[in-house]
RNA sequence: UCUUCGGGGCAGGGUGUAAUUCCCGACCGACGGUGACAAACAUAUAAGGUUUGAAGUCCGUGACCCGCGUUUAGCGGUGGAUCUAGUGAGAUUCUAGAGCCGACAGUAAUAGUCUGGAUGGGAGAAGA
Numbered sequence: 001u002c003u004u005c006g007g008g009g010c011a012g013g014g015u016g017u018a019a020u021u022c023c024c025g026a027c028c029g030a031c032g033g034u035g036a037c038a039a040a041c042a043u044a045u046a047a048g049g050u051u052u053g054a055a056g057u058c059c060g061u062g063a064c065c066c067g068c069g070u071u072u073a074g075c076g077g078u079g080g081a082u083c084u085a086g087u088g089a090g091a092u093u094c095u096a097g098a099g100c101c102g103a104c105a106g107u108a109a110u111a112g113u114c115u116g117g118a119u120g121g122g123a124g125a126a127g128a
Stems, first nucleotide, its partner, number of pairs: 001128005012024003026113002028102002030061004037053005056100002065077004082098005104116003
C1' cells in the first nucleotide's frame, strides 16, 4: 500500500381503539489489554513449559451525539452499569448467589431487542 472479514436480542402472557415501546415475563452482550480458570500438545521424577479459549459491569477503544475545521482529513468534548459470600499469598476476571446497564431519529402508546440513517462508519482481526 492492497484485499478480505469485522454485533446479538422480547418466546409466552396482561391492559388497551392503538404497545415486540407500558406491565408480568423472556432474551442479548462489538474490539484490544489483563486474567489464579479450562482444553490441547510435548517433555519430565518433579517443579514447570508451549499453544488456544476465557470480563456487557476492571483498564482502554469504537459506533451515536455536540463543538471547531477548507465541513474533507483531522482535533477536542460528551458518553452506561457490581455487589455479597467462598477459596487463596494474590481475584470487581474463578465458583456460588443476587443485582445493574445499554446512542440518535421514527412510531396509532414511552423501545438495549421493531423500523430508519446503514449496501454507511468502525475499534480492530487475518492475509498478500

Predicted 3D model of a 128-nucleotide RNA (FMN riboswitch aptamer (RFN element)) from Oceanobacillus jeddahensis. It matches the Rfam family "FMN riboswitch aptamer (RFN element)". Rfam describes the family as follows. The RFN element is a highly conserved domain that is found frequently in the 5'-untranslated regions of prokaryotic mRNAs that encode for flavin mononucleotide (FMN) biosynthesis and transport proteins. The family has 146 seed sequences and 6,230 matches in Rfam 15.1. Its family is annotated with FMN binding in the Gene Ontology. Lineage of the source: Bacteria > Bacillota > Bacilli > Caryophanales > Oceanobacillus. RNAcentral holds the sequence, with entries from MGnify.